RNA sequence: GACGAACGCUGGCGGCAUGCCUAACACAUGCAAGUCGAACGGAGUAAGAGAGAAGCUUGCUUAGCUCUUACUUAGUGGCGGACGGGUGAGUAACGCGUGAGUAACCUGCCUUUCAGAGGGGGAUAACGUUCUGAAAAGAACGCUAAUACCGCAUGAUAUAUUGGGGUCGCAUGGCCUUGGUAUCAAAGGAGCAAUCCGCUGAAAGAUGGACUCGCGUCCGAUUAGCCAGUUGGCAGGGUAACGGCCUACCAAAGCGACGAUCAGUAGCCGACCUGAGAGGGUGACCGGCCACAUUGGGACUGAGACACGGCCCAAACUCCUACGGGAGGCAGCAGUGGGGAAUAUUGCACAAUGGGCGAAAGCCUGAUGCAGCGACGCCGCGUGAGUGAAGAAGUAUUUCGGUAUGUAAAGCUCUAUCAGCAGGGAAGAAAAUGACGGUACCUGACUAAGAAGCCCCGGCUAACUACGUGCCAGCAGCCGCGGUAAUACGUAGGGGGCAAGCGUUAUCCGGAUUUACUGGGUGUAAAGGGAGCGUAGACGGCGAAGCAAGUCUGAAGUGAAAACCCAGGGCUCAACCCUGGGACUGCUUUGGAAACUGUUUUGCUAGAGUGUCGGAGAGGUAAGUGGAAUUCCUAGUGUAGCGGUGAAAUGCGUAGAUAUUAGGAGGAACACCAGUGGCGAAGGCGGCCAACUGGGCUUUUACUGACGCUGAGGCUCGAAAGCGUGGGGAGCAAACAGGAUUAGAUACCCUGGUAGUCCACGCUGUAAACGAUGAUUACUAGGUGUGGGGGGACUGACCCCUUCCGUGCCGGAGUUAACACAAUAAGUAAUCCACCUGGGGAGUACGGCCGCAAGGUUGAAACUCAAAGGAAUUGACGGGGGCCCGCACAAGCAGUGGAGUAUGUGGUUUAAUUCGAAGCAACGCGAAGAACCUUACCAAGUCUUGACAUCCCAAUGACGUGUCCGUAACGGGGCAUUCUCUUCGGAGUAUUGGAGACAGGUGGUGCAUGGUUGUCGUCAGCUCGUGUCGUGAGAUGUUGGGUUAAGUCCCGCAACGAGCGCAACCCUUAUCCUUAGUAGCCAGCAGGUAAAGCUGGGCACUCUAGGGAGACUGCCGGGGAUAACCCGGAGGAAGGCGGGGAUGACGUCAAAUCAUCAUGCCCCUUAUGAUUUGGGCUACACACGUGCUACAAUGGCGUAAACAAAGGGAAGCGAGACAGUGAUGUUGAGCAAAUCCCAGAAAUAACGUCUCAGUUCGGAUUGUAGUCUGCAACUCGACUACAUGAAGCUGGAAUCGCUAGUAAUCGCGAAUCAGCAUGUCGCGGUGAAUACGUUCCCGGGUCUUGUACACACCGCCCGUCACACCAUGGGAGUUGGAAAUGCCCGAAGCCUGUGACCUAACCGCAAGGGAGGAGCAGUCGAAGGCAGGUCUAAUAACUGGGGUGAAGUCGUAAC
Repeated sequence: GACGAACGCUGGCGGCAUGCCUAACACAUGCAAGUCGAACGGAGUAAGAGAGAAGCUUGCUUAGCUCUUACUUAGUGGCGGACGGGUGAGUAACGCGUGAGUAACCUGCCUUUCAGAGGGGGAUAACGUUCUGAAAAGAACGCUAAUACCGCAUGAUAUAUUGGGGUCGCAUGGCCUUGGUAUCAAAGGAGCAAUCCGCUGAAAGAUGGACUCGCGUCCGAUUAGCCAGUUGGCAGGGUAACGGCCUACCAAAGCGACGAUCAGUAGCCGACCUGAGAGGGUGACCGGCCACAUUGGGACUGAGACACGGCCCAAACUCCUACGGGAGGCAGCAGUGGGGAAUAUUGCACAAUGGGCGAAAGCCUGAUGCAGCGACGCCGCGUGAGUGAAGAAGUAUUUCGGUAUGUAAAGCUCUAUCAGCAGGGAAGAAAAUGACGGUACCUGACUAAGAAGCCCCGGCUAACUACGUGCCAGCAGCCGCGGUAAUACGUAGGGGGCAAGCGUUAUCCGGAUUUACUGGGUGUAAAGGGAGCGUAGACGGCGAAGCAAGUCUGAAGUGAAAACCCAGGGCUCAACCCUGGGACUGCUUUGGAAACUGUUUUGCUAGAGUGUCGGAGAGGUAAGUGGAAUUCCUAGUGUAGCGGUGAAAUGCGUAGAUAUUAGGAGGAACACCAGUGGCGAAGGCGGCCAACUGGGCUUUUACUGACGCUGAGGCUCGAAAGCGUGGGGAGCAAACAGGAUUAGAUACCCUGGUAGUCCACGCUGUAAACGAUGAUUACUAGGUGUGGGGGGACUGACCCCUUCCGUGCCGGAGUUAACACAAUAAGUAAUCCACCUGGGGAGUACGGCCGCAAGGUUGAAACUCAAAGGAAUUGACGGGGGCCCGCACAAGCAGUGGAGUAUGUGGUUUAAUUCGAAGCAACGCGAAGAACCUUACCAAGUCUUGACAUCCCAAUGACGUGUCCGUAACGGGGCAUUCUCUUCGGAGUAUUGGAGACAGGUGGUGCAUGGUUGUCGUCAGCUCGUGUCGUGAGAUGUUGGGUUAAGUCCCGCAACGAGCGCAACCCUUAUCCUUAGUAGCCAGCAGGUAAAGCUGGGCACUCUAGGGAGACUGCCGGGGAUAACCCGGAGGAAGGCGGGGAUGACGUCAAAUCAUCAUGCCCCUUAUGAUUUGGGCUACACACGUGCUACAAUGGCGUAAACAAAGGGAAGCGAGACAGUGAUGUUGAGCAAAUCCCAGAAAUAACGUCUCAGUUCGGAUUGUAGUCUGCAACUCGACUACAUGAAGCUGGAAUCGCUAGUAAUCGCGAAUCAGCAUGUCGCGGUGAAUACGUUCCCGGGUCUUGUACACACCGCCCGUCACACCAUGGGAGUUGGAAAUGCCCGAAGCCUGUGACCUAACCGCAAGGGAGGAGCAGUCGAAGGCAGGUCUAAUAACUGGGGUGAAGUCGUAAC
């Protein structure tokens, strides 16, 4: 885009079309084929006339008869029922289409022409009588007519036969003409008549039919052979006619790979749909042909049938019946049932068009013309138009401001197409006649009234928001959406599209160059046969001549109409219809052309082949022969191991192995040479020698003269393994055994070991049979090797130039998706063969063929998935490789893990033990400090605009403070006291009360977020612009050579530059200078104390804190590339980044945090909010992390003595004095601090003591008594004194930190804080050991490589088993179907024979004859029966594999 459509929702009008696609299922009822009285005899009705009869009311009535007229019509007869209408079952066929042929034919009615119609005969229906039957029907006897039937006459251009002549044809043969003989015709009707309609014979025409032929006409080869009247001939029969159409005889043919036969499916065509076309699909309506009429068979009649509304028979079904018998055929129009997703009225009319009959009037016509029903389709029209901003209301949304619906509505002004009402009113009809129809159309009045839905809105694809839902419900054409912020589900608002329709579904074409003729491919994506020879076929070198099949051109015929296209016309337009033209690309006939293909003839030598000379080679076959090595046997020497592995063991060996020497046996394979060297078609071929033999190469140019190339089928060859028979068997070695390894190890490793490997003869016929690249021919830049020949040049075997044939590498054009190929093409062309068409199922099943078997070859489908695959790219990963770094290992020091205890976590418990953090990167973490508070948890009580914020109203003058009562406490109640400003109106402020907006939430979501943080990692990386390369993803730069802590720097380079990182800039520390000199300092001067910078004074020193200097590989030597840089040295306080800190690139982990804070959405709202008391976060069989204290003598204790830094201090630090054993208390100077205080540093050193012990170590636990803080130390604080004195004697596996002022060790301070530190953050004191080095562990960087990974190895992924479902193969069988075959039976009927019986026409005087028939018999023959096979479908216990499924089991085969 289309549709004979269906379904869902919706539905105003008209025109034109169209409507059982399924059950060729069954059918009630009505209608669909009749007509002619001018063919005929009757009968009936009516009218008239006539003659007679009867009756009497003597002019009427009745019944019959005869004649005439009109009408009707059962029967005889004629014509028509072979047309028209329906359907598509069958049919793969001369059925259809197209073009020819009939010299092999027929043709009623119609047209034309010629000739004719004389004279007779016998019947029969109707009718009457009788009879049978339920009916349908039938029988007997009797009568009658014809355009019914039958003789006779006449008769030819007829038929048959027989002569003569002419002419034509491809053949049989035809046509014309002229004779003879024989045979065969007829019907009348109407009319006063004219005449008309008929009849007979013949010849033509027209129309319609019949037959034959060329070409075309679906699918399957898993259908390869088929056929007996089969193929042909002769004779006969039959037919309108040819013919095996039929019969007898003879011959053995005929068809088939150019697809016979068989099976499946199907009416064919004009045309219709689609498509640019070529094609593909379809065969409704309309038109042509065919076939069929319940199923099967058959003939009759006829011009025509083997007959839809005729006949006979058989079968099934239905109906009637008196059970004896009968009747029927909607695939005609309506209609019914049924089937189905689904398809209409038991309508009107013959007015028109057409058909039948008739002389005509006319009759008949479900053909046809119309109407009805259905949005089923196409076309047209309408559902209003203009104005209208307060941008109304409502609705939706919102950032609450608004925005959208939206000029949309309302309102105002108009109009009337359609529908409705009224009036007029056709054409269609030629004289009359109109179903449609009071229809089309026209006019008038009238009211905006009666007339809009459907689908969609994630992308493709035009159109977005809210709410609900929460991997549910659902959507979905493909991708996919939905797991609490869904533009994808549902609803709403809005929007988009189409519109009386809109969507969905089915089907077809297109897109699809995705079967490729136009117009594809095969190295790696699917796809080259394992190789050769060769048949059919296809294709084929140079020249000449002939022919004209293909080809080209002209002409003629045909290609129906309708359809299509163009032009014009008619319905108001359109759809639709009409007219004309074009076209119908085809087929046939014919005239011509001869280039090309073809064909015939004749030549040629460039292809191909033969011959001559020469030479290379693991080419093949069969025989002989050689040495090395392994193993075995014999003998000698010799002694304890050998062998094997990652390490071992099994095994061998004291019965003498291994080792070694000599001799022997046997089998197999041939080191070095040896080479991307050689040969062969491929498989393949390797010691040496001879024999036989195939092929290729070079040279020469003698011969043949296209002999060629390819090659479906076919034939031959064909590695290894395997099979058969017979040999052989040294080594090796499936199976097997043992030993190891392992979680297991039916493996990898080891020790043994049989088939086999070897030979001969057969079979098998496959391989990653690979160059994953079919064969042949020609052409198309170069360079460089190598093998075998030839030529040239040269003194030359060197070297050089050149040529032919092989075999490699590199590379240009070109090709290619890229990789790559590139004269040995995957380039450019030609020919032929083979093969491919998404993955899986599956190279499987079934069937066929081959094989001894194993198996091979040919080779599907159901079902299932949306991918499978190729090449390349970037990452990531690797028990891949190279280089490098890090307390990463190593070298060391000190620990943890064991004990007690502190603290955190898990678990458990609990009313609650609030919450978070979870490998490194949670666990002395949030928490720089839970008795109440904190507090978020639990129990109990209380409040509800609230503890807190803003707004409004009212009241009060307070609030507050003091005090009293009350409660467990908060809440609550009483008493006393008490505002500011003012223009005097009020305002401000506070409290209380009230109403609602709202407050509040440590409730949820860190996977909705901001911010902040951790981590890789202070690792050296991460990127960009322009250019260049690539189809592209991307690459280059950033790689490479050096170097560095560093992508640090240098050099090179299709790159050149730049950014974020590195480094530097900042702080601190180490040295010096300078400035300044109090609260710091005190050298010198002076004073002064018990002592003291205490004082004057000074600023030199220390110090403080401002400013500067200093370090830059600057200098020297060596190395390096003359570079960067490295090594060493000098000087220097400091040397190669001097030490430390701050500083954290692009990014990763949906990392952490909604409980710091902020915040979207959701949730709670007399509670998930607020508040109070008490409790809990402090529990305790246990497990883990991080610390502290120890286990002691490098120590503990005691005495007395020395040296810091950095901090803090007013609700504070607190000197001193006094009291206390002490914690501390009392009093209280000084200090908002370089001034005073905390404040005593400790380790250390000195002296004394302890003497290796559970101790004078260790201090847990417990008791008693206290101190301090605080409203309050019970749960649950710290400290003190006295007493008690647990475990623990250096810690398993494992594991952490640290490279110098570091580890270790020692004390001091601060934050938090009323009080509470073994924690945290800082400070200084004392102060080591070790680093060979980078193999290994961990982490990281960089280059490279492989990849089936990309959620990126914590990846991916395979197979068995178990469970569920699905389709399928096999299957003892079972049940159907189809087409044949053989036999039996044998209806109707044609034909043949017979015909004793019967018979009007003719002959005969008659008898009889002629002729015909019934009957009987026979051949054929449908249905039916029997039989064995073939094909096919369904089904089946059981069984095989396959596919798909959720997070099953076992292993880990592949990447």